[in-house]
RNA sequence: GGGCGGGUAGCUCAGCCGGGAGAGCAACGGCCUUACAAGCCGUAGGUCGUGGGUUCGAUCCCCUCCCCGCCUACCA
Numbered sequence: 001g002g003g004c005g006g007g008u009a010g011c012u013c014a015g016c017c018g019g020g021a022g023a024g025c026a027a028c029g030g031c032c033u034u035a036c037a038a039g040c041c042g043u044a045g046g047u048c049g050u051g052g053g054u055u056c057g058a059u060c061c062c063c064u065c066c067c068c069g070c071c072u073a074c075c076a
């Protein structure tokens, strides 16, 4: 340099055929307990990597760039 996969909540990850943004864990509050842990109930938390395009409508399709991983080629 080329190819492929990935980037969605603090972390790990789902997200179907383009129309609702979600789960577990963590955090916070409550219940329970002498207390803690566990358990139970609830709450908050999002630029869906960036910019642009298509569309009535984009996490999803197209283009660009950035970042991470894997494979491969070249130089030395």
Stems, first nucleotide, its partner, number of pairs: 001072007010025004019056001027043005049065001051063003
Molecule: transfer RNA
Organism: Nitrospirota bacterium